[in-house]
Molecule: c-di-GMP-I riboswitch aptamer
Organism: Evansella clarkii
RNA sequence: UCCUGAUAAGGGCAAACCUGCUGAAAGGCAGGGACGCAAAGCUUCGGGUCUAAAGGGCUGCUUUCCUUAAUAUGGAUAAGAGCCAUAUGACAGCCGGGCCGCCUGG
Numbered sequence: 001u002c003c004u005g006a007u008a009a010g011g012g013c014a015a016a017c018c019u020g021c022u023g024a025a026a027g028g029c030a031g032g033g034a035c036g037c038a039a040a041g042c043u044u045c046g047g048g049u050c051u052a053a054a055g056g057g058c059u060g061c062u063u064u065c066c067u068u069a070a071u072a073u074g075g076a077u078a079a080g081a082g083c084c085a086u087a088u089g090a091c092a093g094c095c096g097g098g099c100c101g102c103c104u105g106g
Base pairs, nucleotide, nucleotide: 002106003105005103012037013036017032018031019030020029021028022027035093041099042098043097045096046095047094048091049090050089056084057083058082059081061080062079063078064076065075066074
């Protein structure tokens, strides 16, 4: 320097779940807890997945407004509601790339 994870030692990390905090959400952080992990260390560069606050589109359901004699009918779409796509949000324990690293063996 490259390869390796069969074995050993010292250790390391910590899924689900629970509690608290945080965030619109996905999620994150801390404590408990261990399913697993030899990079389950770091990094969103490529793909994938999750979320959709803001802004946009649609519906015209509720309120409102216009029309009307009218609570009919028709219309508007301001607020609320529902739906749709969307990342600038997230996942490194989804895969690949990049960077760095402990021990064993070759």